[in-house]
Molecule: Bacterial RNase P class A
Organism: Rhizomicrobium sp.
RNA sequence: UCAGAUGGCUGGAUGGCUGCGGCCCACAUGCAAAUGUGUGUCGAGGAAAGUCCGGGCUCCACGGAAACACGAUGGCGGAUAACGUCCGCCGGGGGCGACCCCAGGGAAAGUGCAACAGAAAACAAACCGCCAACCGGCGCCAAGUCUUCGGAUUUGCGCCGCGGUAAGGGUGAAACGGUGCGGUAAGAGCGCACCGCGGAUGUGGCAACACAGACGGCACGGCAAACCCCAUCGGGAGCAAGACCAAAUAGGGAUGGCACAUGAUCCGUUUCCGGAUCGUCAUCCGGGUAGGUCGCGCGAGGCGUUCGGCGACGAACGUCCCAGAGGAAUGGUCAUCCAGUUGCGGUAACGCAAUGGACAGAACCCGGCUUACAGGCCAUCUGACGCA
Numbered sequence: 001u002c003a004g005a006u007g008g009c010u011g012g013a014u015g016g017c018u019g020c021g022g023c024c025c026a027c028a029u030g031c032a033a034a035u036g037u038g039u040g041u042c043g044a045g046g047a048a049a050g051u052c053c054g055g056g057c058u059c060c061a062c063g064g065a066a067a068c069a070c071g072a073u074g075g076c077g078g079a080u081a082a083c084g085u086c087c088g089c090c091g092g093g094g095g096c097g098a099c100c101c102c103a104g105g106g107a108a109a110g111u112g113c114a115a116c117a118g119a120a121a122a123c124a125a126a127c128c129g130c131c132a133a134c135c136g137g138c139g140c141c142a143a144g145u146c147u148u149c150g151g152a153u154u155u156g157c158g159c160c161g162c163g164g165u166a167a168g169g170g171u172g173a174a175a176c177g178g179u180g181c182g183g184u185a186a187g188a189g190c191g192c193a194c195c196g197c198g199g200a201u202g203u204g205g206c207a208a209c210a211c212a213g214a215c216g217g218c219a220c221g222g223c224a225a226a227c228c229c230c231a232u233c234g235g236g237a238g239c240a241a242g243a244c245c246a247a248a249u250a251g252g253g254a255u256g257g258c259a260c261a262u263g264a265u266c267c268g269u270u271u272c273c274g275g276a277u278c279g280u281c282a283u284c285c286g287g288g289u290a291g292g293u294c295g296c297g298c299g300a301g302g303c304g305u306u307c308g309g310c311g312a313c314g315a316a317c318g319u320c321c322c323a324g325a326g327g328a329a330u331g332g333u334c335a336u337c338c339a340g341u342u343g344c345g346g347u348a349a350c351g352c353a354a355u356g357g358a359c360a361g362a363a364c365c366c367g368g369c370u371u372a373c374a375g376g377c378c379a380u381c382u383g384a385c386g387c388a
Base pairs, nucleotide, nucleotide: 001384002383003382004381005380006379007378008377009376010375012337013336014335015334016333017332018331020043021042022041023040025038026037027036028035029034045359049370050369052368053367054366055365056364057238058237059236060235070234071233072232073231074230075089076088077087078086079085090104091102092101093100094099105229106228110227111226112223113222127169128168129165130164131163135161136160137159138158139157141156142155143154144153145152146151177195178194179193180192181191182190196218197216198215201212202211203210204209242294243293244292245291252285253284254283255282256281257280258279263278264277265276266275267274268273301320302319303318304317305316306315307314308313338357340355341354342353343352344351345350
């Protein structure tokens, strides 16, 4: 200098004018409630987002425990209020490296699946190929033996059948250990050595696991983000939770006054007769709607220092108070500056002009994860090249 890796920070600045929301105070109006004006003060984020996970809080359910079902999680140890998060480590994979990625328990409990291709996709099998030791047949090329000279027969050779084989080829994401030597008719863990695999046991480690390894001739292929098995965890709903205050209208109840009909309905079997209710007004009570108040921001809180820990994090001390809400305020404009971009001038430093700043928007709160994000900055580390 170039190319990268990891961790973190920032997310335009200052001022003027003007606007909006909360709170305090003052003044004005008003009996009050309240309204208006003014001063002061506070007023979005790293993700306020998705609402995925864990909690606080609230209500409901619940005697305890266990089982079953369902869901989630899944190497080990730790951190934490808790977590599916984070930290450290282990194992596997990738990268020259810094470093990155992994739903990372169980496939010798069972069930199941594997398209296409291929002979065969799991108690293996045999398409091409390889073989001719053994058995049978044919040929009669060669040699031998016997012969009545026609032939018979043995061995060898060739071909075929019955077979042997799994080294090689071919298919596939995946083909029942790999390499070498021996062995064989050809072959084969058939035998041996090394590697791989399993592994009694030993050593180290809190553990995952690592190292060594008697022994085993290789059995035991893959998929559990297929069912399943094992272990652990989980009661439900959510601030429209929930609590309180409480109009008008309608309806309910109680008491009292008035009315009380020749009516209606009901009851006593029917008529007669009797009883109850139906009306209206006043007062009171209770439920409950609109509406209002609370919940609602002092909190697992922020910042700083010191200490403990590899770290996540924890402790002590100091310091600060930091939006609240309701269908929803946090905006606009001007000036100067800061990056950036473009043009012009200039060898350059630079100057002038124009342009110009991402994703996004609290609504009960907190811890995470995930997703979006223009540009800029810092620290540590890696590789290559060059120079000293």